[in-house]
Parts: sequence; C1' cells; structure tokens
RNA sequence: AUCUCAUCAAGAGUGGCCGAGGGACGGGCCCGAAGACGCCACGGCAACCGCCCCGAUGAAAAUCGGGGGGCAGGUGCCAACUCCUGCCCGUAUUAGGGGGAGAUGAGAG
Repeated sequence: AUCUCAUCAAGAGUGGCCGAGGGACGGGCCCGAAGACGCCACGGCAACCGCCCCGAUGAAAAUCGGGGGGCAGGUGCCAACUCCUGCCCGUAUUAGGGGGAGAUGAGAG
C1' cells in the first nucleotide's frame, strides 16, 4: 500500500516565519497580499487508545459497562455539518434515508 471495526450536527486560536495559492478529487460555494495554505512556539478542544476508580458477572484470572466517574501519557483536531454535492431511494426538486469517497483512532498485515 491494503484489510477489519468504531466515530464524523458538538467543541477549541493567538503570535512569529514564509509568500500564492488553499479548502483530498470533479462540480459548486467559500478562504486568501487586511497574508490564506504550510512550518514553528505557546494556548486550547475532545476523549479513540492508555492509566486510575466504580458497578455487574466470576473461585480467580479476567470479561462487560454500545452515555458509569476521573486524569491527560500516545494520537488527533482548533473557517464553513466531512463546507455542500457526486451513486441509489424518495421528494414540492426542499427536507430525509441509504451507499460511495474521505478523515481520525484502534487492530491486522
């Protein structure tokens, strides 16, 4: 690379450097020389893994808690619902449902 599972309506920005594109891809619609994107520093959000406690089951080891409580060590994230949409169903061509794609985590490899 690829595969599996879970989640994706909430939340959280300042400063410095750089200098033209950026928001994954196509179509839209946005962001951007009043400096975006990116990088760095600090700050923050969240709680997937982890750790501690609690409850249930159990002789124990342990397992479960798909909304028990807590801490933040490993990730992640901090414009717009994953910005919207691509395929199908449905429809007032709006809403909605499902899928695909993508992102993140955990595991496999």
Predicted 3D model of a 109-nucleotide RNA (SAM riboswitch aptamer (S box leader)) from an Acidobacteriota bacterium. Lineage of the source: Bacteria > Pseudomonadati > Acidobacteriota.